[in-house]
Model confidence (mean pLDDT): 84 of 100. Predicted 3D model of a 507-nucleotide part of an RNA (small-subunit ribosomal RNA, 5' domain) from an uncultured bacterium. It matches the Rfam family "Bacterial small subunit ribosomal RNA". The full RNA is in RNAcentral, with records from ENA, Greengenes and SILVA.
Context: one part of a larger RNA
RNA sequence: GAUGAACGCUGGCGGCGUGCCUAACACAUGCAAGUCGAACGAAGCACUGAGACUUCGGUUUUUGCGCUUAGUGGCGGACGGGUGAGUAACGCGUGAGCAAUCUGCCUUUCAGAGGGGGAUAACGAUUGGAAACGAUCGCUAAUACCGCAUAACGUAUUCGGAUGGCAUCAUCUGAAUACCAAAGGAGCAAUCCGCUGAAAGAUGAGCUCGCGUCUGAUUAGAUAGUUGGUGAGGUAACGGCCCACCAAGUCGACGAUCAGUAGCCGGACUGAGAGGUUGAACGGCCACAUUGGGACUGAGACACGGCCCAGACUCCUACGGGAGGCAGCAGUGGGGAAUAUUGCGCAAUGGGGGAAACCCUGACGCAGCAACGCCGCGUGAUUGAAGAAGGUCUUCGGAUUGUAAAAAUCUUUUAUCAAGGACGAAGAAGUGACGGUACUUGAUGAAUAAGCUCCGGCUAACUACGUGCCAGCAGCCGCGGUAAUACGUAGGGAGCAAGCGUUAUCC
Numbered sequence: 001g002a003u004g005a006a007c008g009c010u011g012g013c014g015g016c017g018u019g020c021c022u023a024a025c026a027c028a029u030g031c032a033a034g035u036c037g038a039a040c041g042a043a044g045c046a047c048u049g050a051g052a053c054u055u056c057g058g059u060u061u062u063u064g065c066g067c068u069u070a071g072u073g074g075c076g077g078a079c080g081g082g083u084g085a086g087u088a089a090c091g092c093g094u095g096a097g098c099a100a101u102c103u104g105c106c107u108u109u110c111a112g113a114g115g116g117g118g119a120u121a122a123c124g125a126u127u128g129g130a131a132a133c134g135a136u137c138g139c140u141a142a143u144a145c146c147g148c149a150u151a152a153c154g155u156a157u158u159c160g161g162a163u164g165g166c167a168u169c170a171u172c173u174g175a176a177u178a179c180c181a182a183a184g185g186a187g188c189a190a191u192c193c194g195c196u197g198a199a200a201g202a203u204g205a206g207c208u209c210g211c212g213u214c215u216g217a218u219u220a221g222a223u224a225g226u227u228g229g230u231g232a233g234g235u236a237a238c239g240g241c242c243c244a245c246c247a248a249g250u251c252g253a254c255g256a257u258c259a260g261u262a263g264c265c266g267g268a269c270u271g272a273g274a275g276g277u278u279g280a281a282c283g284g285c286c287a288c289a290u291u292g293g294g295a296c297u298g299a300g301a302c303a304c305g306g307c308c309c310a311g312a313c314u315c316c317u318a319c320g321g322g323a324g325g326c327a328g329c330a331g332u333g334g335g336g337a338a339u340a341u342u343g344c345g346c347a348a349u350g351g352g353g354g355a356a357a358c359c360c361u362g363a364c365g366c367a368g369c370a371a372c373g374c375c376g377c378g379u380g381a382u383u384g385a386a387g388a389a390g391g392u393c394u395u396c397g398g399a400u401u402g403u404a405a406a407a408a409u410c411u412u413u414u415a416u417c418a419a420g421g422a423c424g425a426a427g428a429a430g431u432g433a434c435g436g437u438a439c440u441u442g443a444u445g446a447a448u449a450a451g452c453u454c455c456g457g458c459u460a461a462c463u464a465c466g467u468g469c470c471a472g473c474a475g476c477c478g479c480g481g482u483a484a485u486a487c488g489u490a491g492g493g494a495g496c497a498a499g500c501g502u503u504a505u506c507c
Base pairs, nucleotide, nucleotide: 001506002505003504005503006502007501008500009499012377013376014375015374016373017372018370019369020335025333026332027331029330030329031328034075035074036073039072040071042069043068044067045066047064049062050061051060052059053058082288083287084286091213092212093211094210095209096208097207098206101205102204106201107200108199109198110197111196112195114148116146117145123138124137125136126135127134128133154179155178156177157176158175159174160173161172162171163170164169184193185192186191214260215259216258221251222250223249226248227247228246229245230244231243233241263285264284265283266282267278268277269276270275290311291310292309293308294307313324314323315322316321341367343366344365345364349363350361351360352359353358380410381409382408383407390401391400392399393398415444416443417442418441419440420439424434451496452495453494454493455492456477457476458475462491463490464489465488466487472479473478
């Protein structure tokens, strides 16, 4: 000098930040991912037009429009948010490569969408169970599902040609054969939104490699899918990634293996620099989501608020069986020296869905709490000597506190009250959580606002009394045993100041 700090004493305000470093301990409660009726069938409700019946109350059939909803279907729940347990690794950083790769939505371009089929949830009936949740039978729709047609600049095989390269090969091109698509919706219409195949782009992702990346040799040998080959499988893709067979390799004092510790970086702190330390907040990457394992769906996951299995734990139970996962935001218990509200709003920015209106969004924007940090402001200004009183010291003359106070004059930052009152809202208009906030004006009245540490030397600042190697102080040297500037108190002084000291850690 610095800190995500804590502790002691003290404490007026504002702005901007920051706030479980410990138990990746356990969690009550609420919220944190939905949306689309312009994909679909249906149910309910309200309104509306027409018909039939009518006891004039209404009942019933049907048309249209609107709202709500469980279900099928689509897109999104792989983003956003949290944490740092694991990981010494192609995990990260940096630089290359993929002739070994994928990419929903988006952009551009080309081509297309013909004609059919069978189901199923919802619903109805019956029925099992305490519940969670089912079972059987029957009905029905679709942008759900499945054949057929069409078929290339697609894919596969075969036969050719040209160019290029980095070995396998790549690109272009000619021919033949085989295979593979599609869905509709809204609107009076124009058209718009979708659908299918292909080519390219963009974005995102996957893989490979060079170099760098803590400590220990009181860890010296390690390794059997191990190292390589052939073949087959698998993957979007290369590869012992997996498998069969064959060979016996591979790594290691340039530190393998083992053990310990640790998320990495941009950065941050310090330092003249070199360097050392560190990785809170913000940004990038990685890993994880009660512990371990597994796959499904999907463009993308081996998926925090999805599924299955096993373990521990908690809860419900009619004992047969079930439910759960805050390292999301608040909040609770516990641990700890120690770390906040079960707040407001989607107004802005951004995200998901939707044609839109709009809905959702504890992301985010704000407010609350905390001197935790940085910065700014204030606690008054001027005049004022009888150098008042009081205190302290005294050689009793005086000195000092001290222009300090009182007193007089002035100001009103701040405070309180009153009035007005935003920007942020993009725009034609409407739309503000913050917020009647910031800010402005006026009124009142010095009014509402100073402490902490130290005073032997280092180190700025000294006297008196008390104590008497006691009580105590102390960072080091050291003070204290009867005149202690070093302990305690008082007066005075020094230094910082809404803070001041102490402790811890780094330079």